[in-house]
Molecule: transfer RNA
Organism: Planctomycetaceae bacterium
RNA sequence: ACGGGCGUAGCUCAAUUGGCAGAGCAGCGGAUUCCAAAUCCGCAGGUUGGGGGUUCAAGUCCUCCCGCCCGUGCCA
Numbered sequence: 001a002c003g004g005g006c007g008u009a010g011c012u013c014a015a016u017u018g019g020c021a022g023a024g025c026a027g028c029g030g031a032u033u034c035c036a037a038a039u040c041c042g043c044a045g046g047u048u049g050g051g052g053g054u055u056c057a058a059g060u061c062c063u064c065c066c067g068c069c070c071g072u073g074c075c076a
Stems, first nucleotide, its partner, number of pairs: 001072007010025004019056001027043005049065005
């Protein structure tokens, strides 16, 4: 440089044909316990990497850019 894949909650990942953004763990509060762990109940947490476009409607489609991974190649 070219080709491909990925980017969604603090972490790991879902989201069907474009149609209300979710789960587990972690965090916080409570129950339980002599205390803690475990367990149970509840709460909170999002610029869906960024800009633009299409659409009544975009995490999803198109485009440009950024970052990471894999492959190929070039220079040294």